[in-house]
RNA sequence: AGAGUUUGAUCCUGGCUCAGGACGAACGCUGGCGGCGCGCCUAACACAUGCAAGUCGAACGGAGUGUGAUUCCAACAUUGAGCUUCCGGCGGGAAGGUCGGAGGCUGAAUGUUGGGAUUGCACUUAGUGGCGGACGGGUGAGUAACACGUGAGCAACCUGCCUUACAGUGGGGAAUAACAUCCGGAAACGGAUGCUAAUACCGCAUGAUGUACCGUGGUCGCAUGGCCGUGGUACCAAAGAUUUAUCGCUGUAAGAUGGGCUCGCGCCUGAUUAGAUAGUUGGUGGGGUAAUGGCUCACCAAGUCAACGAUCAGUAGCCGGGUUGAGAGACUGAACGGCCACAUUGGGACUGAGACACGGCCCAAACUCCUACGGGAGGCAGCAGUGGGGGAUAUUGCACAAUGGGCGAAAGCCUGAUGCAGCGACGCCGCGUGAGGGAAGACGGUUUUCGGAUUGUAAACCUCUGUCUUCGGGGAUGAAAAAUGACAGUACCCGAGGAGGAAGCCACGGCUAACUACGUGCCAGCAGCCGCGGUAAUACGUAGGUUGCAAGCGUUGUCCGGAAUUACUGGGUGUAAAGGGAGCGUAGGCGGGAGUGCAAGUCCAGUGUUAAAUCUAUCGGCUCAACCGGUAGCUGCGCUGGAAACUGUGCUUCUUGAGUGAAGUAGAGGCAGGCGGAAUUCCUAGUGUAGCGGUGAAAUGCGUAGAUAUUAGGAGGAACACCAGUGGCGAAGGCGGCCUGCUGGGCUUUUACUGACGCUGAGGCUCGAAAGCGUGGGUAGCAAACAGGAUUAGAUACCCUGGUAGUCCACGCCGUAAACGAUGAUUACUAGGUGUGGGGGGUCUGACCCCUUCCGUGCCGGAGUUAACACAAUAAGUAAUCCACCUGGGGAGUACGGUCGCAAGACUAAAACUCAAAGGAAUUGACGGGGGCCCGCACAAGCAGUGGAGUAUGUGGUUUAAUUCGAAGCAACGCGAAGAACCUUACCAGGUCUUGACAUCGUGCGCAUUACCCAGAGAUGGGGAAGCCCUUCGGGGCGCAUAGACAGGUGGUGCAUGGUUGUCGUCAGCUCGUGUCGUGAGAUGUUGGGUUAAGUCCCGCAACGAGCGCAACCCUUACUAUUAGUUGCUACGCAAGAGCACUCUAAUGGGACUGCCGUUGACAAAACGGAGGAAGGUGGGGAUGACGUCAAAUCAUCAUGCCCCUUAUGACCUGGGCAACACACGUACUACAAUGGCAGCCAACAACGGGAAGCAAAGCCGCGAGGUGGAGCAAACCCUUCAAAAGCUGUCCCAGUUCGGAUUGCAGGCUGCAACUCGCCUGCAUGAAGUCGGAAUUGCUAGUAAUCGCGGAUCAGCAUGCCGCGGUGAAUACGUUCCCGGGCCUUGUACACACCGCCCGUCACACCAUGAGAGUCGGUAACACCCGAAGUCAGUAGCCUAACCCAUCACUGAGCCUUUUUGAGCAGGUGAAAACAUGUACUGUGUAUAUUUAAUAGUGAAUGAAGAAGG
Repeated sequence: AGAGUUUGAUCCUGGCUCAGGACGAACGCUGGCGGCGCGCCUAACACAUGCAAGUCGAACGGAGUGUGAUUCCAACAUUGAGCUUCCGGCGGGAAGGUCGGAGGCUGAAUGUUGGGAUUGCACUUAGUGGCGGACGGGUGAGUAACACGUGAGCAACCUGCCUUACAGUGGGGAAUAACAUCCGGAAACGGAUGCUAAUACCGCAUGAUGUACCGUGGUCGCAUGGCCGUGGUACCAAAGAUUUAUCGCUGUAAGAUGGGCUCGCGCCUGAUUAGAUAGUUGGUGGGGUAAUGGCUCACCAAGUCAACGAUCAGUAGCCGGGUUGAGAGACUGAACGGCCACAUUGGGACUGAGACACGGCCCAAACUCCUACGGGAGGCAGCAGUGGGGGAUAUUGCACAAUGGGCGAAAGCCUGAUGCAGCGACGCCGCGUGAGGGAAGACGGUUUUCGGAUUGUAAACCUCUGUCUUCGGGGAUGAAAAAUGACAGUACCCGAGGAGGAAGCCACGGCUAACUACGUGCCAGCAGCCGCGGUAAUACGUAGGUUGCAAGCGUUGUCCGGAAUUACUGGGUGUAAAGGGAGCGUAGGCGGGAGUGCAAGUCCAGUGUUAAAUCUAUCGGCUCAACCGGUAGCUGCGCUGGAAACUGUGCUUCUUGAGUGAAGUAGAGGCAGGCGGAAUUCCUAGUGUAGCGGUGAAAUGCGUAGAUAUUAGGAGGAACACCAGUGGCGAAGGCGGCCUGCUGGGCUUUUACUGACGCUGAGGCUCGAAAGCGUGGGUAGCAAACAGGAUUAGAUACCCUGGUAGUCCACGCCGUAAACGAUGAUUACUAGGUGUGGGGGGUCUGACCCCUUCCGUGCCGGAGUUAACACAAUAAGUAAUCCACCUGGGGAGUACGGUCGCAAGACUAAAACUCAAAGGAAUUGACGGGGGCCCGCACAAGCAGUGGAGUAUGUGGUUUAAUUCGAAGCAACGCGAAGAACCUUACCAGGUCUUGACAUCGUGCGCAUUACCCAGAGAUGGGGAAGCCCUUCGGGGCGCAUAGACAGGUGGUGCAUGGUUGUCGUCAGCUCGUGUCGUGAGAUGUUGGGUUAAGUCCCGCAACGAGCGCAACCCUUACUAUUAGUUGCUACGCAAGAGCACUCUAAUGGGACUGCCGUUGACAAAACGGAGGAAGGUGGGGAUGACGUCAAAUCAUCAUGCCCCUUAUGACCUGGGCAACACACGUACUACAAUGGCAGCCAACAACGGGAAGCAAAGCCGCGAGGUGGAGCAAACCCUUCAAAAGCUGUCCCAGUUCGGAUUGCAGGCUGCAACUCGCCUGCAUGAAGUCGGAAUUGCUAGUAAUCGCGGAUCAGCAUGCCGCGGUGAAUACGUUCCCGGGCCUUGUACACACCGCCCGUCACACCAUGAGAGUCGGUAACACCCGAAGUCAGUAGCCUAACCCAUCACUGAGCCUUUUUGAGCAGGUGAAAACAUGUACUGUGUAUAUUUAAUAGUGAAUGAAGAAGG
């Protein structure tokens, strides 16, 4: 940066589509890792559960826990003491004693446990109190607004906590929660009585720099006013806590922060929304607020907004920014940040520094839940999560470690803010899935021309590496003076293992990088646009390969771009879409020369702001990047200062723009009145007689009741011949006899006057052809409708005869036209030439002519413009100003709505739906019942035919087992077929074979070949005897058997092909190179003037040359020369021989060239006439067929791709068929007869050919076909071979015949294995149709037609066919109007498959979208009225009352509570009745029946309007 798509091609206009980028995305396939981000766009739908706002005990009284101390009580344990009982030892021992054990009692000490009281300390906290719940977090419903953005202002304001400064903190009082008791209730919760504290509450004191009022001085401001002083009066404060560091409290002033209000500018769509507004606009005065203000109220005035878009309706949070774009712009407003609004819906206030308050209160409504039915509770648009909706969007996670917030003196507590983690390829960024070597180019796959190619160094294999991953070890920063880490054993580091675990998706016809095979067969399918698919699909599906991108790739959706396709940058309007029908003129826009002032626009400098983030530049940090950070910049707005050229504005001035005056002048300019003649028609009268009229031809019509024609007179209406002219006038529409009146404009000259007074012109107003409408007149002619006659298949038309509205006049309406120059108005400039109308000037005149100038009106033309055509001083050129209009085609200038109109209708003016085009100009063809020129047996002039008959032959059709196949207008049909009895033969029936009838290759055998016999229709099978060849000695030929590759196919496709052929057409054309012209397709050359058979030749010419065609060269024929002559010929008497003059043969030459003469022509080419000549104007004939057309013919001559068959679609055999037969057509033969038939005379005359499996003579036999015979001949020798018609003679005498010969019978002949189906010929007999042929149609222009016979190919035989040959031998051509075909030039075209084209409308049926439609149901908004919750303000009434006051014992005031009233007030309700009318406006969804059809798309049928002069 462009590309595809309209056409046969081109240029242009113009739409549609694509390539790019982006995304909060979704879906399909796939999915390794990490970093950084992002994640309900839908139902502002409903929500279970948990958490998201608390904190302070250093404000307070309580309550509680722990602990310490003291004290009391109780219990238990221990210790010791006393008394006592029992037992045992010692002792002589029942004493006494002593020791030990067990028990009881007494009081004491200690300890433990429990309880009570007092008190200290630590902790907890329900309540009172303080601060915070107005921040943080969410959402975008509402809002078109000072909501937001930006810039200003407040001298009209508030501001808790924080900072600074100054001052103060004295002294009192009365209550109340908690708590206790009782009561009510299911609960939520509440009531009564009693007690109590404070940093809770209330007085008092003190108090100014505060506030208010009354004075006063100074100063400042754009205004209201502000600020600084000063004097007086009145009023108003406070709280304590404590660990003694401090923290609080009160007043005032200031700051900071945060808010409130006002204003300028900016801020979507619709005019099919044009008027809106009563607190509305303003004022005065009250009220209210922190504050201004109709914010509110009373009164007064009548204003205010609006085309620079009010009001209304629709849509929408706004911005920084984001996406895209070169930019200007366009679209957008997720995440991050600022502002606003909202918190289930609606209303309301309270508290407070701050709210009319998301996790506060009250009321109403809807919904959900609990309930004992009495009553209560709730609000995730906080974080998770659930249901639902949806194409679609995550965890009921961790932590307060960091950052930040609230409270607190602090420790600390709280914090779903936040920091992190989880899920999701949702996005951006980074990395990996290995690296190097490795050719037998492996296997496999795909393909193939079978050779190969490709996958592909790819793999295997060898050598390495270790990013990610796995395992083990270490292990952070983030954290600060210490302590404290959710993330996290994470990032990162070290070691080890091992290529091991990690690639898909889309595309591959063009646009657009990338191709083959198979399958399918307009099917299945693809497709963004163009378009693919009907048997060889690079476009469908699959595979291989390839391209692209890559952990993604595609698709869908949306936005920008491309799109200069709304054009400011940056478009247009003659014909493509587009100039208003024209003028006047309002608003608006734009505007002449000079001077001067101002400084609004403009420009310059400085400055403030333009939050942060983003972006750009640059520097830096994470290994890089994404990401993050630093610095600078960032189109706007404000302020200050300056400049003064331009625009603007004020003033002064000028005359050239414009206008006025004066003098002339042309004119179908307009309106009104009058006058005139010609003509048509009608009436009257005369003359006159049978037609008139009309048409392509007729008829209707008129006329013997006298038309038409003609003469005279009259009536009436309309229009004005000639002049008359691309002449005149007018703004356009338009205007035409003459005269008069009134009137508009132009032009010329002059330069006296005004002094920019101008141009354009949205709305508006006026004019505005024809037709039409209304009322009233008029009506000769013409003439819609209508009638009749014709035409026609029809003819509601064209033609004819009539004929009414109308055409005319007056008045009024309509307001449109191809109202066109398809070209808006005005101004200026830019080569010429030539006409014409009206003026002026000049020279010169007798008059012209001529030169020059202004205004109009034409043609040609240069530059320039244009897509081209064309325009070109009357621009479509170059510039300027203003207006109008356009943005693909159709739907549609239609519907709905509105305005206008009597109506017809006009103006304004869409959408759904549908198409990929529609269109302009030009080009080449083709075509035309367009034009011009020309040719051809094309017509005409002639001759002979065909079409009628019979037969032959081919075709169609029918039939058949088969009647094999092909050929189909000319250009198929006696064609392939130059010859079907078998064969041919491809068809049918039956019988057979399966490597095969035919080819090549392997192995084995040697049985080549085959007499003969048997079976059979034969193929074939069986039997059976004889028995190989060549050889370099290796083998080969040939045959048989066997295996598989393969053979084979007249099976399909001639629309896959080659080759060959037909046709236009032996028509004169078809092209190229270079040059030139054109943007280009293309043109030129090749056209033009002549001429020719011819693009043949000449001349001219931006062309000059050339090629394929034409012609010529070739063959033949006509004349001749030379040469040569046997088989030919003969002047040699015959033969032999000789010879080559002649005939002839065949080889080489000559000859004819418009060469010569004359005339015409252009001095040419050439034509005409003539001479000479055998031949005269390409002498006759042939061969020869340009570029191309017809998808022409042929796959059955042959060749061949692909497909199909393979014990058969191949091969063999026998028989049949191709020969059928109601019929139709083509081509021929024979005829219909006397120009003839028959017979006789043979008494005539050819040419081309053929001949050995051949032609065959003479002779003989037969009526004949033929037989026999065999001379001669491989041919100028012999044979075929007698030519026939013609001629002469005779006969027939016009008839179905002495014409004609079909058909049939009999008898024969020939060929051949074989003549039944199904051959040819002969003889005898039979003797059909047919008496010259309808419509129609063919051939032929001279040795031709016609007629006569002869030969040949094919072939055993078979010819009326075909190909040749000669004999006899005409007629006619004025001419090119017409038919057919063709050539050249030109013209029109909406055709290009090219007129066998294209294409229009109705009708029937179905479907889609839309409009109308008796009606019906809702929603929204505004207005009016009724009732009226909560709540606030005011008034009033009743009642209550601690601290305070008064005063005195009970009230009052403030205050509070309750009730009521009034006003405003959410939700709600209502919109009276009566015919219109369940009010008004706007709007939505759904729907039944019936009607209607202008349109779109499709199908079918019918028709024939338009495009060519379209008949």
RNAcentral holds the sequence, with entries from SILVA.
The RNA shown here (small-subunit ribosomal RNA) has 1511 nucleotides and comes from a sludge metagenome.
Its mean pLDDT, the model's own confidence on a scale to 100, is 80.
Rfam family: Bacterial small subunit ribosomal RNA.